Source information: This is a predicted structure of a 94-nucleotide RNA (SAM riboswitch aptamer (S box leader)) from uncultured Caproiciproducens sp. The coordinates come from a structure-prediction model, not an experiment, and the mean pLDDT is 83. Its Rfam family is "SAM riboswitch aptamer (S box leader)". Rfam describes the family as follows. The SAM riboswitch is found upstream of a number of genes which code for proteins involved in methionine or cysteine biosynthesis in Gram-positive bacteria.
């Protein structure tokens, strides 16, 4: 830098002990009934490995992922709180 997805799934566990939801603004929410984090766990299936050979199964080894749509809003279209889109993000495979 290319491409494909991002409204679906996933905990009465352990450890731990204050902030936590990417970054900025606005917002609106989570959290001592334990948040973030680490561990196990568990849930998805883009690589992959078996099978099958019109689309599909089935596994779970490399990844990802487990509050609220990528939590909403910001830029453009458009009568429009709605819907398209596009930036920026996130994840895969190259």
């Nucleotide at each position: 830098c290319u491409u494909a997805u991002c409204a679906a799934g996933a905990g009465u566990g352990a450890c731990g002990g204050a902030g936590g939801g990417a970054a900025c603004a606005g917002g609106c929410c989570c959290u001592g009934u334990g948040a973030u984090g680490u561990c196990c766990g568990a849930c998805a299936a883009c690589c992959u490995g078996c099978c099958a050979u019109g689309u599909g199964g089935c596994a779970a080894g490399g990844u990802g992922c487990c509050a609220a749509a990528u939590c909403c809003u910001g830029c453009g279209g458009u009568a429009a709180a709605g819907c398209c889109g596009a930036u920026a993000g996130a994840u895969g495979a190259g």